[in-house]
């Protein structure tokens, strides 16, 4: 940073995926998931432009190249805590963590 965007492509393979644990609810023999090629989408990095003395740092444009992504919010919840609705309590909602993915950095 992660409520936005983005093939109903073709091969190949052949039962399982939706990240872990619980409910839940979806996707898939009309071929999921994984790889592989086309084809997009985005702007993390590099690179380019402005300023700096040089870095850095911010900003701005491109979309060459490193990545990354292309059902559903990170599918929803809840897996820790604080608030707020409530006499209690169920419940629900609001923040923040946590853990997870994805960039740059180290090692």
């Nucleotide at each position: 940073u992660c409520u936005g965007c983005a093939g109903a492509g073709g091969g190949c393979u052949g039962a399982g995926g939706g990240a872990c644990c619980g409910c839940g609810c979806c996707c898939g023999g009309u071929g999921a998931a994984g790889c592989c090629c086309c084809g997009g989408c985005a702007a993390c990095c590099u690179g380019c432009g402005u300023g700096a003395a040089a870095a850095c740092g911010a900003c701005g444009a491109c979309a060459a190249g490193g990545u990354g992504c292309c059902a559903a919010g990170u599918c929803g919840c809840g897996g820790c805590a604080g608030g707020c609705g409530u006499g209690u309590g169920a419940c629900g909602c609001c923040u923040g963590g946590a853990a997870g993915a994805u960039g740059g950095g180290g090692a």

Record summary:
This is a predicted structure of a 107-nucleotide RNA (SAM riboswitch aptamer (S box leader)) from an Actinomycetes bacterium. The source organism's lineage runs through Bacteria, Bacillati, Actinomycetota and Actinomycetes. The sequence was found by an Rfam model in a public genome assembly.